[in-house]
RNA sequence: ACCUUAUCAAGAGAGGUGGAGGGACUGGCCCGAUGAAACCCAGCAACCGGUAGUUAAACUACAAAGGUGCUAAUUCCAGCAAUACUAACUGUAUUGGAAGAUGAGAA
Numbered sequence: 001a002c003c004u005u006a007u008c009a010a011g012a013g014a015g016g017u018g019g020a021g022g023g024a025c026u027g028g029c030c031c032g033a034u035g036a037a038a039c040c041c042a043g044c045a046a047c048c049g050g051u052a053g054u055u056a057a058a059c060u061a062c063a064a065a066g067g068u069g070c071u072a073a074u075u076c077c078a079g080c081a082a083u084a085c086u087a088a089c090u091g092u093a094u095u096g097g098a099a100g101a102u103g104a105g106a107a
Stems, first nucleotide, its partner, number of pairs: 003105006013041001015040003021031003025079004042071003047067002050062004075099001080096006
């Protein structure tokens, strides 16, 4: 890498370094010298782990000192299919899927 599983409508900085790119991919649409990526600090959340509920599993509550993660826009929107509305092109809505991200596991 691939595979399994849970979650993805909430939350989080007028800080420092840094200097032009970034939002996975494609198409849109956006963010960016009133300063992108990245790093540091700060913060958010609470997946694993921790504590309590006598013990195991499950579940609930608590804390956040450990391991991750995250801190523009719903995973920014759509990308495939079905259904409904539309005379139709087209468009809109809903549902499911695909893809992706993160955790935990497996390998």
A computed fold for a 107-nucleotide RNA from Halonatronum saccharophilum DSM 13868, annotated as SAM riboswitch aptamer (S box leader). The organism belongs to Halonatronum saccharophilum, within Bacteria.